[in-house]
Context: one part of a larger RNA
RNA sequence: GGCGUAUGGGGGAUGUCUUGGCGCCAGCAGGCGACGAAGGGCGUGGAAGACUGCGAUAAGCCCGGGGGAUCGGUCAAACGCGAGUUGAUCCCGGGAUACCCGAAUCAGCGCCCACUGAAUCCAUAGGUGGGCGUGGCGAACGGGGGGAACUGAAACAUCUCAGUACCCCUAGGAAAAGAAAGCAACAGCGACUCCGUCAGUAGCGGCGAGCGAAAGCGGAACAGCCCAAACCAGCGGGACUCGUCUCGCUGGGGUUGUAGGACCGGUCUGCCUUCAAUGGCAGGAGUUACCAAAGCCAACCGUAGCAGAACUGCUCUGGAAAGUGCGACCGUAGCGGGUGAUAGUCCCGUAUGCGACACGGCUGGCCCUCCCGACCGGCACCUGAGUAGGGCCCAACACGUGAAAGUGGGUCCGAAUCCGCGGGGUCCAUCCCGCAAGGCUAAGUACUCGCUGGCGACCGAUAGCGAACCGAGUAGCGCGAGCGAAAGAUGGGAAGAACCCCUAUAAGGGGAGGAUAGUGAACCUGAAACCAUACGCCU
Repeated sequence: GGCGUAUGGGGGAUGUCUUGGCGCCAGCAGGCGACGAAGGGCGUGGAAGACUGCGAUAAGCCCGGGGGAUCGGUCAAACGCGAGUUGAUCCCGGGAUACCCGAAUCAGCGCCCACUGAAUCCAUAGGUGGGCGUGGCGAACGGGGGGAACUGAAACAUCUCAGUACCCCUAGGAAAAGAAAGCAACAGCGACUCCGUCAGUAGCGGCGAGCGAAAGCGGAACAGCCCAAACCAGCGGGACUCGUCUCGCUGGGGUUGUAGGACCGGUCUGCCUUCAAUGGCAGGAGUUACCAAAGCCAACCGUAGCAGAACUGCUCUGGAAAGUGCGACCGUAGCGGGUGAUAGUCCCGUAUGCGACACGGCUGGCCCUCCCGACCGGCACCUGAGUAGGGCCCAACACGUGAAAGUGGGUCCGAAUCCGCGGGGUCCAUCCCGCAAGGCUAAGUACUCGCUGGCGACCGAUAGCGAACCGAGUAGCGCGAGCGAAAGAUGGGAAGAACCCCUAUAAGGGGAGGAUAGUGAACCUGAAACCAUACGCCU
RNA backbone atom coordinates (compact mmCIF):
# COMPACT_ATOMS: atom_id res chain seq x y z
C1' G A 1 0.00 0.00 0.00
C1' G A 2 -3.96 -3.51 -1.39
C1' C A 3 -7.90 -7.00 -0.09
C1' G A 4 -11.30 -8.96 3.62
C1' U A 5 -14.14 -8.84 8.25
C1' A A 6 -15.92 -6.02 12.32
C1' U A 7 -17.05 -1.37 14.77
C1' G A 8 -17.85 3.67 14.14
C1' G A 9 -17.97 8.54 11.62
C1' G A 10 -20.09 10.81 7.33
C1' G A 11 -24.20 11.25 4.13
C1' G A 12 -29.52 11.47 3.50
C1' A A 13 -30.98 7.22 -0.46
C1' U A 14 -34.88 3.73 0.76
C1' G A 15 -39.30 2.20 3.44
C1' U A 16 -43.59 3.88 6.02
C1' C A 17 -46.62 8.31 6.69
C1' U A 18 -49.64 12.99 5.11
C1' U A 19 -51.40 18.43 6.86
C1' G A 20 -50.85 19.52 0.50
C1' G A 21 -51.79 18.90 -4.42
C1' C A 22 -54.16 16.65 -9.25
C1' G A 23 -58.47 15.00 -11.90
C1' C A 24 -63.65 14.00 -12.39
C1' C A 25 -69.00 14.15 -11.06
C1' A A 26 -73.42 16.56 -8.91
C1' G A 27 -75.73 20.82 -6.93
C1' C A 28 -75.17 26.12 -6.23
C1' A A 29 -73.38 30.66 -7.85
C1' G A 30 -72.10 33.10 -12.20
C1' G A 31 -70.30 38.75 -10.73
C1' C A 32 -67.94 43.13 -7.67
C1' G A 33 -67.76 48.76 -8.47
C1' A A 34 -68.96 56.49 -7.66
C1' C A 35 -73.69 53.63 -1.57
C1' G A 36 -66.01 54.04 -3.94
C1' A A 37 -64.54 47.69 -6.14
C1' A A 38 -60.40 44.36 -7.09
C1' G A 39 -55.67 45.17 -5.03
C1' G A 40 -52.52 47.67 -1.74
C1' G A 41 -50.27 51.27 2.14
C1' C A 42 -50.42 52.53 7.17
C1' G A 43 -52.36 51.46 11.56
C1' U A 44 -54.92 48.36 15.33
C1' G A 45 -53.24 43.71 21.05
C1' G A 46 -50.77 44.90 28.16
C1' A A 47 -46.86 42.57 24.65
C1' A A 48 -40.98 43.09 19.77
C1' G A 49 -41.84 40.33 14.81
C1' A A 50 -44.88 37.54 11.23
C1' C A 51 -49.78 35.47 9.74
C1' U A 52 -55.10 36.13 10.44
C1' G A 53 -59.01 39.59 11.71
C1' C A 54 -60.41 44.50 11.96
C1' G A 55 -60.31 50.24 10.76
C1' A A 56 -59.14 56.15 14.78
C1' U A 57 -65.99 52.63 17.41
C1' A A 58 -59.63 49.38 14.67
C1' A A 59 -58.34 40.39 16.86
C1' G A 60 -63.58 44.73 17.27
C1' C A 61 -69.50 47.92 18.20
C1' C A 62 -75.28 47.05 18.01
C1' C A 63 -79.75 43.86 17.06
C1' G A 64 -81.99 38.97 16.02
C1' G A 65 -81.21 33.60 15.91
C1' G A 66 -78.21 29.12 17.32
C1' G A 67 -75.32 27.18 21.33
C1' G A 68 -74.26 26.04 26.70
C1' A A 69 -69.07 26.54 29.88
C1' U A 70 -65.54 28.18 29.41
C1' C A 71 -62.98 32.44 27.08
C1' G A 72 -59.40 36.90 25.70
C1' G A 73 -57.29 34.02 16.99
C1' U A 74 -52.19 31.44 15.21
C1' C A 75 -46.61 30.84 15.38
C1' A A 76 -46.16 30.52 21.15
C1' A A 77 -45.12 29.10 26.18
C1' A A 78 -44.96 32.07 30.49
C1' C A 79 -46.37 36.61 32.92
C1' G A 80 -49.79 40.69 33.75
C1' C A 81 -54.88 42.19 33.72
C1' G A 82 -59.76 40.75 32.78
C1' A A 83 -64.74 38.56 30.83
C1' G A 84 -68.59 34.63 31.57
C1' U A 85 -75.22 30.62 33.70
C1' U A 86 -78.00 38.50 34.50
C1' G A 87 -75.54 33.07 29.12
C1' A A 88 -69.51 35.15 27.55
C1' U A 89 -65.96 33.14 23.81
C1' C A 90 -67.86 30.69 19.29
C1' C A 91 -71.37 29.95 14.66
C1' C A 92 -75.38 32.16 11.23
C1' G A 93 -78.43 36.53 9.47
C1' G A 94 -79.10 41.88 9.52
C1' G A 95 -77.06 46.69 10.74
C1' A A 96 -73.14 50.52 12.31
C1' U A 97 -68.11 52.14 11.82
C1' A A 98 -65.02 51.65 7.72
C1' C A 99 -57.90 56.17 7.91
C1' C A 100 -54.77 56.86 3.04
C1' C A 101 -53.74 55.22 -2.10
C1' G A 102 -56.27 52.90 -5.98
C1' A A 103 -61.60 53.79 -11.93
C1' A A 104 -59.94 57.81 -7.90
C1' U A 105 -63.58 61.76 -9.34
C1' C A 106 -65.86 68.95 -6.54
C1' A A 107 -63.20 65.46 -12.80
C1' G A 108 -64.31 63.47 -17.98
C1' C A 109 -68.06 61.64 -21.39
C1' G A 110 -73.41 60.69 -23.03
C1' C A 111 -78.69 61.85 -22.53
C1' C A 112 -82.61 64.92 -20.39
C1' C A 113 -84.44 69.47 -17.97
C1' A A 114 -84.12 74.58 -16.46
C1' C A 115 -81.88 79.30 -16.74
C1' U A 116 -78.80 82.20 -19.69
C1' G A 117 -77.16 83.44 -24.38
C1' A A 118 -73.00 85.61 -29.57
C1' A A 119 -71.69 86.94 -34.78
C1' U A 120 -77.41 87.89 -36.39
C1' C A 121 -84.04 89.83 -35.87
C1' C A 122 -86.03 84.93 -34.55
C1' A A 123 -82.85 81.16 -33.64
C1' U A 124 -78.43 78.30 -33.14
C1' A A 125 -73.47 77.68 -31.17
C1' G A 126 -71.62 78.53 -26.42
C1' G A 127 -72.07 79.10 -20.85
C1' U A 128 -74.10 77.85 -15.82
C1' G A 129 -76.84 74.67 -12.63
C1' G A 130 -79.61 70.18 -11.62
C1' G A 131 -81.09 64.94 -12.62
C1' C A 132 -80.02 60.06 -14.71
C1' G A 133 -76.34 56.92 -16.76
C1' U A 134 -71.16 55.61 -17.68
C1' G A 135 -65.94 54.76 -16.21
C1' G A 136 -62.44 50.27 -13.17
C1' C A 137 -61.61 44.92 -11.80
C1' G A 138 -62.56 39.64 -12.81
C1' A A 139 -60.53 32.41 -14.51
C1' A A 140 -62.66 30.25 -18.71
C1' C A 141 -66.71 30.30 -22.05
C1' G A 142 -69.36 34.21 -26.32
C1' G A 143 -69.73 37.96 -30.41
C1' G A 144 -66.99 41.32 -33.32
C1' G A 145 -62.42 44.29 -35.49
C1' G A 146 -57.29 43.07 -36.85
C1' G A 147 -54.03 38.90 -37.69
C1' A A 148 -48.59 35.91 -38.06
C1' A A 149 -44.56 32.53 -38.56
C1' C A 150 -42.11 28.12 -37.56
C1' U A 151 -44.16 23.80 -39.79
C1' G A 152 -46.25 20.35 -43.94
C1' A A 153 -45.78 20.09 -49.12
C1' A A 154 -39.63 15.30 -47.86
C1' A A 155 -36.80 22.13 -51.63
C1' C A 156 -40.51 26.26 -52.64
C1' A A 157 -43.93 30.63 -54.49
C1' U A 158 -50.41 29.11 -55.00
C1' C A 159 -51.65 25.96 -50.92
C1' U A 160 -50.92 24.29 -45.58
C1' C A 161 -50.20 25.43 -40.46
C1' A A 162 -55.02 28.87 -39.60
C1' G A 163 -58.72 32.65 -39.36
C1' U A 164 -54.84 29.06 -35.11
C1' A A 165 -51.38 31.90 -31.67
C1' C A 166 -51.41 36.88 -30.40
C1' C A 167 -53.46 42.22 -30.02
C1' C A 168 -57.90 45.29 -29.57
C1' C A 169 -63.38 46.35 -28.67
C1' U A 170 -67.54 44.44 -26.15
C1' A A 171 -71.70 41.51 -23.74
C1' G A 172 -74.06 37.81 -20.69
C1' G A 173 -74.87 34.05 -17.00
C1' A A 174 -74.60 32.15 -20.79
C1' A A 175 -73.52 34.44 -25.63
C1' A A 176 -74.61 33.84 -30.69
C1' A A 177 -78.59 32.20 -33.93
C1' G A 178 -83.84 32.23 -34.65
C1' A A 179 -89.86 32.10 -36.79
C1' A A 180 -88.28 30.93 -44.32
C1' A A 181 -87.64 36.07 -50.35
C1' G A 182 -85.68 28.22 -46.29
C1' C A 183 -85.02 23.04 -47.81
C1' A A 184 -86.61 19.57 -51.13
C1' A A 185 -88.06 17.14 -55.74
C1' C A 186 -93.32 15.83 -58.57
C1' A A 187 -93.39 12.94 -52.51
C1' G A 188 -93.08 16.22 -49.03
C1' C A 189 -90.90 19.10 -44.65
C1' G A 190 -92.00 23.37 -41.64
C1' A A 191 -87.78 28.94 -36.67
C1' C A 192 -83.00 28.50 -34.30
C1' U A 193 -79.28 25.76 -31.44
C1' C A 194 -76.64 21.18 -29.90
C1' C A 195 -75.39 15.72 -30.35
C1' G A 196 -75.14 11.05 -33.41
C1' U A 197 -75.23 9.49 -38.39
C1' C A 198 -74.90 10.71 -43.36
C1' A A 199 -69.04 10.60 -44.43
C1' G A 200 -63.70 10.98 -44.91
C1' U A 201 -69.05 10.45 -48.92
C1' A A 202 -70.32 14.63 -52.69
C1' G A 203 -66.85 17.89 -53.84
C1' C A 204 -62.46 21.42 -53.53
C1' G A 205 -57.10 20.87 -54.49
C1' G A 206 -49.32 23.31 -57.77
C1' C A 207 -56.25 17.52 -58.67
C1' G A 208 -49.76 17.86 -54.83
C1' A A 209 -49.56 18.12 -49.57
C1' G A 210 -53.93 18.37 -47.95
C1' C A 211 -59.01 20.68 -47.13
C1' G A 212 -63.83 18.74 -46.65
C1' A A 213 -69.74 19.71 -46.65
C1' A A 214 -75.23 19.60 -47.04
C1' A A 215 -80.06 17.52 -47.48
C1' G A 216 -82.13 13.36 -45.19
C1' C A 217 -82.57 10.14 -40.84
C1' G A 218 -82.15 9.25 -35.27
C1' G A 219 -82.15 12.15 -30.74
C1' A A 220 -81.98 16.74 -26.87
C1' A A 221 -85.30 20.75 -26.24
C1' C A 222 -89.45 23.08 -27.99
C1' A A 223 -92.79 29.00 -28.56
C1' G A 224 -93.88 32.03 -30.91
C1' C A 225 -94.43 37.32 -31.60
C1' C A 226 -94.04 42.98 -32.26
C1' C A 227 -93.37 47.15 -35.61
C1' A A 228 -93.17 50.35 -40.58
C1' A A 229 -97.11 51.48 -44.36
C1' A A 230 -102.37 52.07 -46.15
C1' C A 231 -106.80 54.32 -43.09
C1' C A 232 -108.89 57.26 -38.77
C1' A A 233 -108.48 60.88 -34.73
C1' G A 234 -106.00 64.59 -31.66
C1' C A 235 -102.03 68.15 -31.02
C1' G A 236 -98.22 71.20 -33.16
C1' G A 237 -95.33 73.57 -37.48
C1' G A 238 -95.45 75.38 -42.64
C1' A A 239 -97.92 76.90 -47.41
C1' C A 240 -101.67 79.28 -49.96
C1' U A 241 -106.79 80.55 -53.57
C1' C A 242 -109.12 80.00 -46.33
C1' G A 243 -110.81 75.58 -47.74
C1' U A 244 -107.62 72.35 -48.04
C1' C A 245 -102.64 70.41 -48.80
C1' U A 246 -98.16 68.97 -46.52
C1' C A 247 -94.68 67.75 -42.49
C1' G A 248 -93.77 66.11 -37.40
C1' C A 249 -95.42 63.83 -32.77
C1' U A 250 -99.01 60.91 -30.02
C1' G A 251 -103.09 57.37 -29.90
C1' G A 252 -106.17 53.80 -32.62
C1' G A 253 -105.67 50.32 -36.79
C1' G A 254 -102.43 46.47 -38.86
C1' U A 255 -98.48 42.41 -39.63
C1' U A 256 -99.63 38.29 -44.27
C1' G A 257 -97.87 34.21 -49.12
C1' U A 258 -103.64 28.34 -49.83
C1' A A 259 -101.33 36.29 -50.15
C1' G A 260 -102.55 39.60 -46.05
C1' G A 261 -104.27 44.27 -44.56
C1' A A 262 -106.67 49.23 -45.22
C1' C A 263 -111.30 51.42 -47.21
C1' C A 264 -116.75 50.75 -48.78
C1' G A 265 -121.26 47.64 -48.45
C1' G A 266 -123.56 43.40 -46.19
C1' U A 267 -124.27 38.97 -42.85
C1' C A 268 -123.62 36.13 -38.34
C1' U A 269 -122.13 35.66 -32.94
C1' G A 270 -123.53 33.38 -25.06
C1' C A 271 -126.12 36.35 -21.29
C1' C A 272 -127.66 40.99 -18.77
C1' U A 273 -128.54 46.52 -19.05
C1' U A 274 -129.87 50.61 -22.37
C1' C A 275 -134.58 53.87 -27.05
C1' A A 276 -129.82 53.59 -29.18
C1' A A 277 -124.65 54.38 -29.00
C1' U A 278 -122.71 51.52 -25.40
C1' G A 279 -121.30 49.31 -20.71
C1' G A 280 -120.74 44.83 -17.66
C1' C A 281 -120.18 39.37 -16.84
C1' A A 282 -118.67 34.69 -18.78
C1' G A 283 -112.91 33.31 -21.63
C1' G A 284 -107.52 33.66 -22.01
C1' A A 285 -102.56 35.39 -20.68
C1' G A 286 -98.61 37.57 -17.63
C1' U A 287 -93.63 39.88 -15.07
C1' U A 288 -87.84 35.59 -20.13
C1' A A 289 -90.13 37.59 -25.79
C1' C A 290 -95.58 38.26 -27.19
C1' C A 291 -97.46 46.21 -23.55
C1' A A 292 -95.83 46.82 -18.71
C1' A A 293 -95.08 47.68 -12.89
C1' A A 294 -95.41 46.36 -8.00
C1' G A 295 -97.40 44.08 -3.52
C1' C A 296 -99.26 40.18 -0.09
C1' C A 297 -99.67 35.04 1.58
C1' A A 298 -98.18 29.88 1.74
C1' A A 299 -95.08 25.51 0.90
C1' C A 300 -90.12 24.04 -0.17
C1' C A 301 -84.71 24.98 -0.49
C1' G A 302 -80.08 27.61 1.02
C1' U A 303 -77.31 30.61 4.68
C1' A A 304 -76.17 28.44 12.01
C1' G A 305 -77.69 23.91 14.25
C1' C A 306 -80.23 19.38 17.26
C1' A A 307 -81.23 14.21 18.62
C1' G A 308 -78.89 9.80 17.38
C1' A A 309 -78.35 2.31 19.26
C1' A A 310 -74.97 -1.22 21.43
C1' C A 311 -69.43 -4.44 26.55
C1' U A 312 -65.24 2.35 31.02
C1' G A 313 -66.75 -7.32 29.68
C1' C A 314 -62.92 -11.24 31.50
C1' U A 315 -57.93 -13.16 30.08
C1' C A 316 -52.71 -13.03 27.89
C1' U A 317 -48.56 -10.10 25.81
C1' G A 318 -47.17 -5.14 26.29
C1' G A 319 -45.04 1.29 28.42
C1' A A 320 -50.00 1.59 26.47
C1' A A 321 -55.03 -2.87 23.85
C1' A A 322 -58.29 -1.20 19.71
C1' G A 323 -54.19 -7.10 19.19
C1' U A 324 -54.65 -12.82 21.23
C1' G A 325 -58.14 -16.43 23.60
C1' C A 326 -63.25 -16.54 25.74
C1' G A 327 -68.16 -14.51 26.26
C1' A A 328 -72.10 -10.69 25.30
C1' C A 329 -74.86 -6.67 22.72
C1' C A 330 -76.62 -2.91 18.68
C1' G A 331 -77.56 -2.63 13.69
C1' U A 332 -82.65 1.69 8.60
C1' A A 333 -76.00 2.94 12.04
C1' G A 334 -70.02 -2.86 10.10
C1' C A 335 -68.88 4.97 5.32
C1' G A 336 -64.84 7.46 7.46
C1' G A 337 -61.57 9.75 11.09
C1' G A 338 -59.44 9.85 16.09
C1' U A 339 -57.99 7.67 20.67
C1' G A 340 -50.51 5.19 23.79
C1' A A 341 -50.46 -0.98 18.19
C1' U A 342 -55.43 -3.12 14.33
C1' A A 343 -62.30 -0.36 18.09
C1' G A 344 -69.71 -1.59 14.91
C1' U A 345 -70.71 -1.13 20.89
C1' C A 346 -64.47 4.93 24.00
C1' C A 347 -64.74 10.02 21.16
C1' C A 348 -66.28 12.74 16.56
C1' G A 349 -69.46 10.80 13.44
C1' U A 350 -72.57 7.41 10.20
C1' A A 351 -78.22 5.33 9.05
C1' U A 352 -82.50 7.80 10.30
C1' G A 353 -85.44 11.80 12.10
C1' C A 354 -85.89 17.05 13.28
C1' G A 355 -84.70 22.69 12.94
C1' A A 356 -84.90 29.51 11.19
C1' C A 357 -86.07 35.46 14.20
C1' A A 358 -83.66 37.33 9.80
C1' C A 359 -81.79 37.47 4.64
C1' G A 360 -81.84 35.16 -0.19
C1' G A 361 -83.77 31.62 -3.97
C1' C A 362 -87.68 28.83 -6.26
C1' U A 363 -92.77 27.27 -6.92
C1' G A 364 -97.95 28.08 -6.27
C1' G A 365 -102.06 31.20 -4.98
C1' C A 366 -104.29 36.06 -4.23
C1' C A 367 -104.36 41.03 -5.58
C1' C A 368 -103.18 43.58 -9.85
C1' U A 369 -102.37 44.44 -15.01
C1' C A 370 -103.17 43.37 -20.08
C1' C A 371 -105.64 41.06 -24.38
C1' C A 372 -109.74 38.95 -27.30
C1' G A 373 -114.61 37.86 -33.16
C1' A A 374 -115.79 35.34 -37.94
C1' C A 375 -117.56 35.37 -43.03
C1' C A 376 -119.22 37.27 -48.14
C1' G A 377 -118.84 40.92 -52.03
C1' G A 378 -116.63 45.34 -54.09
C1' C A 379 -112.47 48.61 -54.79
C1' A A 380 -107.03 48.41 -56.40
C1' C A 381 -105.00 52.38 -51.33
C1' C A 382 -100.68 49.76 -48.52
C1' U A 383 -97.14 45.76 -47.72
C1' G A 384 -89.62 48.13 -45.52
C1' A A 385 -85.26 52.17 -52.21
C1' G A 386 -80.07 54.65 -53.61
C1' U A 387 -82.83 48.95 -51.68
C1' A A 388 -82.82 44.36 -55.02
C1' G A 389 -80.05 43.70 -59.24
C1' G A 390 -75.82 44.73 -62.79
C1' G A 391 -70.25 46.12 -64.19
C1' C A 392 -65.24 46.15 -61.88
C1' C A 393 -62.41 44.57 -57.36
C1' C A 394 -62.31 41.65 -52.91
C1' A A 395 -63.86 38.49 -48.77
C1' A A 396 -66.24 34.54 -46.59
C1' C A 397 -69.04 30.17 -48.03
C1' A A 398 -65.89 22.50 -47.74
C1' C A 399 -65.89 25.31 -53.07
C1' G A 400 -58.17 28.00 -54.64
C1' U A 401 -62.36 31.92 -60.78
C1' G A 402 -63.82 27.75 -62.05
C1' A A 403 -69.61 26.50 -66.15
C1' A A 404 -69.78 29.35 -60.07
C1' A A 405 -75.04 29.82 -58.23
C1' G A 406 -76.32 31.83 -53.20
C1' U A 407 -74.01 35.53 -48.98
C1' G A 408 -71.20 40.07 -47.27
C1' G A 409 -68.12 44.49 -48.47
C1' G A 410 -65.69 48.74 -51.61
C1' U A 411 -66.72 51.61 -56.11
C1' C A 412 -69.77 53.12 -60.41
C1' C A 413 -74.64 52.44 -62.21
C1' G A 414 -79.54 51.32 -60.78
C1' A A 415 -85.52 48.38 -60.90
C1' A A 416 -90.51 46.37 -60.19
C1' U A 417 -95.12 47.17 -56.68
C1' C A 418 -99.23 41.51 -56.48
C1' C A 419 -101.25 40.80 -63.91
C1' G A 420 -95.62 42.03 -58.54
C1' C A 421 -90.79 40.09 -56.59
C1' G A 422 -86.80 36.29 -55.05
C1' G A 423 -84.93 31.24 -55.28
C1' G A 424 -84.40 25.92 -56.81
C1' G A 425 -75.43 25.75 -58.09
C1' U A 426 -73.76 29.31 -65.14
C1' C A 427 -77.98 30.07 -68.46
C1' C A 428 -83.36 29.29 -70.77
C1' A A 429 -88.33 27.16 -70.47
C1' U A 430 -91.92 24.41 -67.66
C1' C A 431 -92.97 23.24 -62.80
C1' C A 432 -92.25 23.84 -57.64
C1' C A 433 -90.83 26.65 -53.09
C1' G A 434 -90.86 31.27 -50.77
C1' C A 435 -92.13 37.00 -49.80
C1' A A 436 -85.90 40.49 -48.99
C1' A A 437 -84.35 45.36 -48.16
C1' G A 438 -87.35 46.75 -39.64
C1' G A 439 -87.20 44.37 -34.72
C1' C A 440 -87.78 40.83 -30.16
C1' U A 441 -87.58 35.78 -28.43
C1' A A 442 -87.01 30.89 -23.27
C1' A A 443 -85.19 25.72 -23.55
C1' G A 444 -81.83 22.18 -25.37
C1' U A 445 -75.45 24.20 -26.07
C1' A A 446 -70.18 26.32 -24.03
C1' C A 447 -67.25 27.45 -19.56
C1' U A 448 -65.57 27.27 -14.01
C1' C A 449 -62.19 32.42 -10.71
C1' G A 450 -65.60 30.68 -6.60
C1' C A 451 -69.00 27.72 -2.68
C1' U A 452 -70.89 22.81 -0.88
C1' G A 453 -70.93 17.52 -1.16
C1' G A 454 -68.92 13.05 -3.28
C1' C A 455 -65.49 9.96 -5.87
C1' G A 456 -60.36 8.19 -7.87
C1' A A 457 -56.49 0.63 -10.80
C1' C A 458 -54.25 9.87 -9.41
C1' C A 459 -49.13 11.85 -6.63
C1' G A 460 -46.86 10.79 -1.97
C1' A A 461 -41.95 15.49 -0.38
C1' U A 462 -36.24 15.44 -6.80
C1' A A 463 -43.49 13.22 -6.87
C1' G A 464 -48.06 16.12 -6.64
C1' C A 465 -49.79 23.11 -7.91
C1' G A 466 -44.12 27.18 -8.41
C1' A A 467 -45.66 26.84 -3.20
C1' A A 468 -47.68 20.18 2.29
C1' C A 469 -43.03 23.47 6.32
C1' C A 470 -42.45 29.64 11.05
C1' G A 471 -43.17 34.59 6.92
C1' A A 472 -44.25 31.20 -1.25
C1' G A 473 -45.28 34.28 -5.62
C1' U A 474 -41.66 34.43 0.03
C1' A A 475 -35.97 34.63 0.01
C1' G A 476 -33.06 35.84 -3.93
C1' C A 477 -32.07 37.86 -9.11
C1' G A 478 -33.13 41.82 -12.80
C1' C A 479 -33.01 49.32 -14.35
C1' G A 480 -37.51 47.05 -15.95
C1' A A 481 -41.23 43.90 -18.20
C1' G A 482 -40.35 39.82 -15.36
C1' C A 483 -37.74 35.36 -13.48
C1' G A 484 -38.19 32.64 -9.12
C1' A A 485 -36.22 28.59 -5.28
C1' A A 486 -34.70 25.44 -1.21
C1' A A 487 -37.02 23.81 3.05
C1' G A 488 -42.08 17.81 5.85
C1' A A 489 -41.58 13.37 10.23
C1' U A 490 -38.20 13.43 18.47
C1' G A 491 -41.77 10.89 21.46
C1' G A 492 -47.83 7.91 23.39
C1' G A 493 -46.93 12.12 26.35
C1' A A 494 -41.80 17.21 26.70
C1' A A 495 -41.97 13.34 30.63
C1' G A 496 -37.21 17.99 26.10
C1' A A 497 -32.62 15.06 30.56
C1' A A 498 -33.21 17.71 38.04
C1' C A 499 -28.74 16.10 40.43
C1' C A 500 -23.49 13.98 40.28
C1' C A 501 -18.72 13.18 37.59
C1' C A 502 -14.52 13.95 33.54
C1' U A 503 -13.05 18.44 31.13
C1' A A 504 -9.40 23.61 27.83
C1' U A 505 -15.07 24.08 26.79
C1' A A 506 -21.83 27.62 25.24
C1' A A 507 -18.17 21.41 22.82
C1' G A 508 -18.34 16.30 23.84
C1' G A 509 -18.94 12.24 27.08
C1' G A 510 -20.16 8.96 31.60
C1' G A 511 -23.86 8.08 35.52
C1' A A 512 -29.02 9.18 37.34
C1' G A 513 -34.16 9.75 35.75
C1' G A 514 -37.68 8.13 32.21
C1' A A 515 -40.87 1.12 28.36
C1' U A 516 -36.83 1.93 25.01
C1' A A 517 -32.26 7.66 24.39
C1' G A 518 -28.64 3.39 19.06
C1' U A 519 -36.17 8.40 19.66
C1' G A 520 -31.64 13.61 22.76
C1' A A 521 -33.70 18.06 19.72
C1' A A 522 -27.83 18.48 13.54
C1' C A 523 -33.85 14.11 16.77
C1' C A 524 -38.48 7.83 12.50
C1' U A 525 -35.97 4.41 9.21
C1' G A 526 -31.06 5.58 8.22
C1' A A 527 -28.41 2.55 1.93
C1' A A 528 -23.98 4.03 -1.11
C1' A A 529 -19.72 7.17 -2.15
C1' C A 530 -15.92 8.90 1.27
C1' C A 531 -13.00 8.78 6.18
C1' A A 532 -11.17 6.25 10.52
C1' U A 533 -10.00 2.35 14.14
C1' A A 534 -9.15 -2.97 15.34
C1' C A 535 -7.91 -7.77 13.59
C1' G A 536 -6.49 -11.24 9.58
C1' C A 537 -4.01 -12.23 4.85
C1' C A 538 -0.79 -10.66 0.69
C1' U A 539 3.19 -7.59 -1.22

This is a predicted structure of a 539-nucleotide part of an RNA (large-subunit ribosomal RNA, domain I) from a Gemmataceae bacterium. The prediction has a mean pLDDT of 81. Its Rfam family is "Bacterial large subunit ribosomal RNA". The full RNA is in RNAcentral, with records from ENA.